[in-house]
RNA sequence: GCCCGGGUGGUGGAAUUGGCAGACACAAGGGUCUUAGAAGCCCUCGCCGCAAGGCUUACAGGUUCGAGUCCUGUCCCGGGCA
Numbered sequence: 001g002c003c004c005g006g007g008u009g010g011u012g013g014a015a016u017u018g019g020c021a022g023a024c025a026c027a028a029g030g031g032u033c034u035u036a037g038a039a040g041c042c043c044u045c046g047c048c049g050c051a052a053g054g055c056u057u058a059c060a061g062g063u064u065c066g067a068g069u070c071c072u073g074u075c076c077c078g079g080g081c082a
Base pairs, nucleotide, nucleotide: 001081002080003079004078005077006076007075010026011025012024019065028044029043030042031041032040046055047054048053058074059073060072061071062070
């Protein structure tokens, strides 16, 4: 240099037919239980906002009524060829 795969909350990882973004698990916080703890059980858990609502899928554009998903460029990670 060329080719292929990938980048989603704090972490892993779904949503591949374009149609509620974050299922599920871990971690964390609160509660319950206990003499106290552990385990179990219940609730919460991206950002802004009092709320209504808005924003958010590496970054920047494009297509579309609608994009994590399709197209283009860039950056980063892994693999292959030279």
Transfer RNA from an Opitutia bacterium, 82 nucleotides, folded computationally. RNAcentral records the identical sequence in 3 taxa. It matches the Rfam family "tRNA". Rfam classes the family as a transfer RNA. Gene Ontology term of the family: triplet codon-amino acid adaptor activity. Its mean pLDDT, the model's own confidence on a scale to 100, is 81. Lineage of the source: Bacteria > Pseudomonadati > Verrucomicrobiota > Opitutia. The sequence is in RNAcentral, with records from ENA and Rfam.